[in-house]
RNA sequence: UCCUGUCAAAAGCAAAUGCUUCGAAAGAAGCAUACGCAAAGCAAUGAGUCUAAAGAAUUUCAGAUUCCAUGAUUGUCAUGCUGCCGGG
Numbered sequence: 001u002c003c004u005g006u007c008a009a010a011a012g013c014a015a016a017u018g019c020u021u022c023g024a025a026a027g028a029a030g031c032a033u034a035c036g037c038a039a040a041g042c043a044a045u046g047a048g049u050c051u052a053a054a055g056a057a058u059u060u061c062a063g064a065u066u067c068c069a070u071g072a073u074u075g076u077c078a079u080g081c082u083g084c085c086g087g088g
Base pairs, nucleotide, nucleotide: 002088003087004086005085012037013036017032018031019030020029021028022027035075041081042080043079045078046077047076048073049072050071055067056066057065058064059063
């Protein structure tokens, strides 16, 4: 440096749920907790998925419906960067 893996050792992260806060929502943050994870470390670059405020259109019209990310998701997949230990 490349491939591979968690037998072992030392570490790490934290699903769902509950409480609080932010947000139109999806969702996010903090605390508790521990479903799981060999990158469940970082990045919204490509795709997928979620939401639809604002905007546009329709309408049985102060309501409802449809379209639409500039919003979100890295614990959906890929891609890029970085990393502990073991084996080859």